Small-subunit ribosomal RNA, 5' domain from Gossypium australe, 466 nucleotides, folded computationally. The coordinates come from a structure-prediction model, not an experiment, and the mean pLDDT is 80. Its Rfam family is "Bacterial small subunit ribosomal RNA". The full RNA is in RNAcentral, with records from Rfam.
Context: one part of a larger RNA
RNA sequence: AGAUGAAGGCUGGUGGCAUGCUUAACACAUGCAAGUUGUACAGGAAGUGGUGUUUCCAAUGGCGAACGGGUGAGUAACGCGUAAGAACCUGCAUUUAGGAAAGGAACAACUGUUGGAAACGACUUCUAAUACCCUAUAAGCUGAGGAGCAAAAAGAGGAAUCCGCCUGAGGAGGGGCUCGCGUCUGAUUAGCUAGUUGGUGAGGCAAUAGCUUAUAAAGGCGAUGAUCAAUAUCUGGUCUGAGAGGAUGAUUAACCAUACUAGGAUUGAGACACGACUCAUACUCCUAUGGGAGGCAACAGUAGGGAAUUUUCUACAGUGGGCGAAAGCCUGACGAAGCAAUGCCGCAUGGAGGUAGAAGGUCCACAAGUUGUGAACUUCUUUUUCUGAAAAAGCAAUGUCGGUAUCUGGGGAAUAAACUUCAACUAAUAGUAGCUACGGUAAUAUUAAGGAUGCAAGCGUUAUCC
Numbered sequence: 001a002g003a004u005g006a007a008g009g010c011u012g013g014u015g016g017c018a019u020g021c022u023u024a025a026c027a028c029a030u031g032c033a034a035g036u037u038g039u040a041c042a043g044g045a046a047g048u049g050g051u052g053u054u055u056c057c058a059a060u061g062g063c064g065a066a067c068g069g070g071u072g073a074g075u076a077a078c079g080c081g082u083a084a085g086a087a088c089c090u091g092c093a094u095u096u097a098g099g100a101a102a103g104g105a106a107c108a109a110c111u112g113u114u115g116g117a118a119a120c121g122a123c124u125u126c127u128a129a130u131a132c133c134c135u136a137u138a139a140g141c142u143g144a145g146g147a148g149c150a151a152a153a154a155g156a157g158g159a160a161u162c163c164g165c166c167u168g169a170g171g172a173g174g175g176g177c178u179c180g181c182g183u184c185u186g187a188u189u190a191g192c193u194a195g196u197u198g199g200u201g202a203g204g205c206a207a208u209a210g211c212u213u214a215u216a217a218a219g220g221c222g223a224u225g226a227u228c229a230a231u232a233u234c235u236g237g238u239c240u241g242a243g244a245g246g247a248u249g250a251u252u253a254a255c256c257a258u259a260c261u262a263g264g265a266u267u268g269a270g271a272c273a274c275g276a277c278u279c280a281u282a283c284u285c286c287u288a289u290g291g292g293a294g295g296c297a298a299c300a301g302u303a304g305g306g307a308a309u310u311u312u313c314u315a316c317a318g319u320g321g322g323c324g325a326a327a328g329c330c331u332g333a334c335g336a337a338g339c340a341a342u343g344c345c346g347c348a349u350g351g352a353g354g355u356a357g358a359a360g361g362u363c364c365a366c367a368a369g370u371u372g373u374g375a376a377c378u379u380c381u382u383u384u385u386c387u388g389a390a391a392a393a394g395c396a397a398u399g400u401c402g403g404u405a406u407c408u409g410g411g412g413a414a415u416a417a418a419c420u421u422c423a424a425c426u427a428a429u430a431g432u433a434g435c436u437a438c439g440g441u442a443a444u445a446u447u448a449a450g451g452a453u454g455c456a457a458g459c460g461u462u463a464u465c466c
């Protein structure tokens, strides 16, 4: 000199775009963040004078809830980065070849009875389906062969047709696995390892594999640093530097890990599942003391910690996602608005003229010099500002933002400059300071006034990096 997710001091006009708990992965009041489907389904309710049509709904069924959003505690690891590989899976979407025959039994809801303070149940009688089951068939699977095994679902419409179901094969996208190389510090950590290292048999998985187990063997790693300890998400990147490097990993994008703490499985194409289940610990709450409920590292917000970090706002109009045949519904993702000079960029605080070189301050050799064209004053302009009237794009249709941006008329220089350092002077132990140090006896080092420099809606200080 440059830089920062910065903080604190003095000061502070405005617009655009970004950014905003770096500390306690501390504890959380309240609201909200994942639903949808009545064109799967029996039923119930509303409405209508009646039929038909319509609307709404707890439950069963389907799809989704494994995405999106947060955080970085753990992890020195095939975790990540890069380059390869073979023994795998894949809902929806896509391409392609075929198929859907014949039957059956239930369970919720509802009805009735009943337990409990509640949370939540128990029993009884019925009932539908794209829920469940059996039989048949099958290019598929298994098998040396004989042979064995495995499927389906309907619905809407007057119809055309639409939308679904089952099986096989392919590609895409996604995911699981293996491996070469790279990835911080310490030897005041030198030996480590028993499923440990490889084989065989068996089990297991979507798949490979000590992944698991039995058995026999004694291997495997290590000064090219094993093991142990400490620290730490990693990368594209970011800052600095001529570069080589050094430091760093906020926002944004990708991967990984995680969801009070520690285990476990269920469902499913996909989870060992943030707003699902279950067991245990700690904590908080309710209770009729018998027993129950909870998990903001979603978005706001509260307390606490801290030098320090925002609103319990708005809308689904756009983009994207889920469901649905669709209309549509949901969406604290996202889009906006609010707060903060936290940062970057833009604009303004006036322009031109103006010497009696005014007054005042300061200095003084008393002539003058300086502040200083600076001000006043004259004239001009209206970026901005105030006020009034109109008014977008973002959209083929739909506009939260918003009567916002923007444009036009009118008024009037009006509403808008600080901070730092320097030099010189005064007072006298109060203070200054990055270092040497200054202040005692005449202070270029403190403080104040007048002057100047630098920068400017900022300025300088502190912290950290190069």
Stems, first nucleotide, its partner, number of pairs: 002465003006462002009459002013347006019340002021305001027302002030300002035063003040060001043057004070258003079183004084178002088175003094170006101135001103133002112123004140149003155162002185229002191221003196218002199215005235253002237248004261280001263278002283294004311337001314335001319333001320331004350380004360371003385411003390406001394401001419454001421452002431438002